This is a predicted structure of a 343-nucleotide part of an RNA (large-subunit ribosomal RNA, domain IV) from a Patescibacteria group bacterium. It matches the Rfam family "Bacterial large subunit ribosomal RNA". Rfam links the family to the GO terms structural constituent of ribosome and ribosome. The coordinates come from a structure-prediction model, not an experiment, and the mean pLDDT is 85. The full RNA is in RNAcentral, with records from ENA. Lineage of the source: Bacteria > Bacteria candidate phyla.

Context: one part of a larger RNA
RNA sequence: CCCGCGUUUAGGAACUCGGCAAAACAGCGUCCGUAACUUCGGAAUAAGGACUGCCGCGUAAGGCGCAAGCCUCUACGCGGCCGCAGCGAAAGACGUCAACCGACUGUUUACCAAAAACACAGCUCCCUGCGAAACCGUAAGGUGAUGUAUAGGGGGUGAUGCCUGGCCAGUGUCAGAACGUUAAGCGGAGAGGUCAAUCCUUCGGGAGGCAGCCUUGAAGCCAAGCGCUGAUGAACGCCGGCGAUAACUAUAAUCGUCCUAAGGUAGCGAAAUUCCUUGUCGGGUGAGUUCCGACCCGCACGAAUGGCAUAACGAGUUGACGACUGUCUCAACGUGGGACUCG
Numbered sequence: 001c002c003c004g005c006g007u008u009u010a011g012g013a014a015c016u017c018g019g020c021a022a023a024a025c026a027g028c029g030u031c032c033g034u035a036a037c038u039u040c041g042g043a044a045u046a047a048g049g050a051c052u053g054c055c056g057c058g059u060a061a062g063g064c065g066c067a068a069g070c071c072u073c074u075a076c077g078c079g080g081c082c083g084c085a086g087c088g089a090a091a092g093a094c095g096u097c098a099a100c101c102g103a104c105u106g107u108u109u110a111c112c113a114a115a116a117a118c119a120c121a122g123c124u125c126c127c128u129g130c131g132a133a134a135c136c137g138u139a140a141g142g143u144g145a146u147g148u149a150u151a152g153g154g155g156g157u158g159a160u161g162c163c164u165g166g167c168c169a170g171u172g173u174c175a176g177a178a179c180g181u182u183a184a185g186c187g188g189a190g191a192g193g194u195c196a197a198u199c200c201u202u203c204g205g206g207a208g209g210c211a212g213c214c215u216u217g218a219a220g221c222c223a224a225g226c227g228c229u230g231a232u233g234a235a236c237g238c239c240g241g242c243g244a245u246a247a248c249u250a251u252a253a254u255c256g257u258c259c260u261a262a263g264g265u266a267g268c269g270a271a272a273u274u275c276c277u278u279g280u281c282g283g284g285u286g287a288g289u290u291c292c293g294a295c296c297c298g299c300a301c302g303a304a305u306g307g308c309a310u311a312a313c314g315a316g317u318u319g320a321c322g323a324c325u326g327u328c329u330c331a332a333c334g335u336g337g338g339a340c341u342c343g
Base pairs, nucleotide, nucleotide: 001338002337003336004335005334006333007332008331010329011328014327019324029051030050031049032048037042039159053081054080055079056078057077058076059075060074061072062071063070064069082086094322095321096320097319098318099317100316101314102313106118107117122157123156124155125154126153127152128151134143135142136141160309161308162307163306165239166238167237170236171235172232173231174230175229176228179227180226181225185221186220190216191215192214193213194212198207199206200205240258241257242256243255244254267301268298279295280294281293282292283291
């Protein structure tokens, strides 16, 4: 010096990203006492206090006994004894205030993450009439389900309370069927190749074109889809700009104009979201980039991609206080094991 322990004057978080670690609190006993808030269940062992051994006597209740009296049990009263200490050993909660997130118990990255992530009850939308939808399988068949819409499957949100605004132009979904477009197929007008008869011939051949065979092929008929017409947001999503204006100034209830499918409603807001920013004001501190309460100029909140509140709960995150301490000022000593020397 390292690792594991123990003790420490004065101070008591000054340490540090942060009270990490340690210390302290002292225990689900008995008696008293217990706030805000609340979904009236809780919060709650809230918080905060007192008591606890042994000996003797008495009182109250019960049992036995004719009675005297004895016994059991708990509670209470009086007196006494000892110790520093009576839950005498061991084991055995720190508490409070405030904010954020998630309602809760639960689940998770076996071996860096336990959480605010996942799930959840509740809410909602879509599909499904039963040989159901959905899924596995080439199929037979199976699950769904020996169930039947108060059922089953899928998506989203996530207890509860108050609520959930505008936009259907784009994309998607659903519905519609008049018209347009439209494949294979049907169809076969027409065209072509070959070619008999026939005609011409310089006898080499040429013209010609039926049937057949072959090639090509117009009109017309014709599905879904798309176009088209509507609906639909707890479907994917989206929810403006500029200029002017009030009898100080400032600001703009108001007006004009452009654009749009419509221009962000309630609520919240420097927020787990705010760049500028340590915004400004207030609180707490001697001093506060954090924290709490406000303001609103929201770079770039916002309503089931849910908004805002919320008792209870949390090995969650953040700030503060009490208690307590070698975390520190600032280190010292002791102890066990290493390191070191010798072997």